[in-house]
Molecule: transfer RNA
Organism: Candidatus Peregrinibacteria bacterium Greene1014_49
RNA sequence: GCCGCUUUAGCUCAGUGGUAGAGCAUCUCACUUGUAAUGAGAGGGUCCGGGGUUCAAAUCCCCGAAGCGGCU
Numbered sequence: 001g002c003c004g005c006u007u008u009a010g011c012u013c014a015g016u017g018g019u020a021g022a023g024c025a026u027c028u029c030a031c032u033u034g035u036a037a038u039g040a041g042a043g044g045g046u047c048c049g050g051g052g053u054u055c056a057a058a059u060c061c062c063c064g065a066a067g068c069g070g071c072u
Stems, first nucleotide, its partner, number of pairs: 001071007010024004018055001026042005048064005
C1' cells in the first nucleotide's frame, strides 16, 4: 500500500427495511432464622461518526474512525 471481517445495554452477543432484544451483571420484592440458590419485577443503549436512498434505516449505499486478520 491492497483485501476481508468486526463495532448494538456495564460485559458477551442476537437482531438482513416497519415499536431495539437475550444471557450474565446491577437494583427491588417474594421465599429463608440468616446467606446462597430459586421465582417475580425494574432500571440501563440518540445501535462507532457524518452524509445519502426510502413513507420508514441498527439493517441498503458512500466517506471516515477504531480494532482484528490476510497479502505484498